[in-house]
RNA sequence: GCUCGUCUGGGCGAGGAUGAAUAGUAAUUAGGCCCAGAGCGUCUUGGUCGGUAUUACCGGCUGGGGGGAUAG
Numbered sequence: 001g002c003u004c005g006u007c008u009g010g011g012c013g014a015g016g017a018u019g020a021a022u023a024g025u026a027a028u029u030a031g032g033c034c035c036a037g038a039g040c041g042u043c044u045u046g047g048u049c050g051g052u053a054u055u056a057c058c059g060g061c062u063g064g065g066g067g068g069a070u071a072g
Stems, first nucleotide, its partner, number of pairs: 002015004006038006025071002028068001032040001042066011
């Protein structure tokens, strides 16, 4: 230098042609390493379709809302 830890900038860390993780301060949280912004994942809620089989659960599509808290 390149790739990666959701995206942009900065930091921290890992790997070597791959896109992962026992790393990324500790513990906690569904909430992803940290800070600012975003709102991808995640959480919550409405509509609709399908499945199971019974008024409940699971999944697809789509609209609204939230955007962890502690110590250093």

Predicted 3D model of a 72-nucleotide RNA (Pistol ribozyme). The sequence is in RNAcentral, with records from ZWD. The prediction has a mean pLDDT of 80. The model forms 100% of the base pairs in the Rfam consensus.